[in-house]
RNA sequence: GUCCGGGUCCGGGCGGCGGUAUGUCGUGAACCUGGUCAGGUCCGGGAGGAAGCAGCCAUAAGCGGCCUCUGCCGGGUGUCCGGAUCCGGUCGCG
Numbered sequence: 001g002u003c004c005g006g007g008u009c010c011g012g013g014c015g016g017c018g019g020u021a022u023g024u025c026g027u028g029a030a031c032c033u034g035g036u037c038a039g040g041u042c043c044g045g046g047a048g049g050a051a052g053c054a055g056c057c058a059u060a061a062g063c064g065g066c067c068u069c070u071g072c073c074g075g076g077u078g079u080c081c082g083g084a085u086c087c088g089g090u091c092g093c094g
Base pairs, nucleotide, nucleotide: 001091003089004088005087006086007085008084009083010082011081012080013079014078015077017074018073019072020071021070023066024065025064026063027062033058034057035056036055041050042049043048
């Protein structure tokens, strides 16, 4: 000098695992959210109109469940790639 192998460290890709939520499911407001509003109420001579409780539906914050999906975070995680460094071997030359 050549080629090969190994250790340690660093960076990156993919995967796995765990956690978590802005992911997902459920729950969720007497009035103070929305929709629809029986009855009743109000306006009107009437036709008709208005506000609107209960109920029903939906939903906010909050609360609870779950990681199947998505995002984020983590590692004494698997593998691949690259880099730094150390060690060993091979062959060649001096």